[in-house]
């Protein structure tokens, strides 16, 4: 210095599913209506988190480990969140 593997941070990417019933509060107030108000109740959705199975990490033991799988959490107009990819850059360890 250079590779490679993790880790964190900036910036680009980045799916899928309800603009649904009610019910209270607000604004209006007769109704309708409007809320980036809260509660409920039905379908739905996997890509934060978490749980299962186990291909495979040459065997075996520890220990890892999917975009499978469930749907607790999450989330179904746009925004946002987002597993993961990708430049940089910066710690780490490993090897020339």
């Nucleotide at each position: 210095u250079c590779a490679c593997g993790u880790c964190g941070c900036c910036c680009g990417g980045g799916a899928g599913a309800g603009u649904c019933c009610c019910c209270g509060c607000g604004c209006a107030g007769c109704c309708a209506g409007c809320g980036c108000c809260g509660g409920g109740g039905c379908g739905c959705c996997g890509a934060a988190g978490g749980g299962g199975c186990a291909a495979c990490c040459u065997c075996c033991c520890c220990g890892g480990a999917a975009c499978c799988u469930c749907u607790c959490a999450g989330g179904c107009c746009c925004a946002a969140g987002g597993a993961c990819c990708g430049u940089g850059c910066g710690g780490c360890g490993u090897g020339c």

Glycine riboswitch aptamer from a Streptosporangiaceae bacterium, 96 nucleotides, folded computationally.
It was read from a public genome assembly, where an Rfam model found it.
Lineage of the source: Bacteria > Bacillati > Actinomycetota > Actinomycetes > Streptosporangiaceae.
Its mean pLDDT, the model's own confidence on a scale to 100, is 76.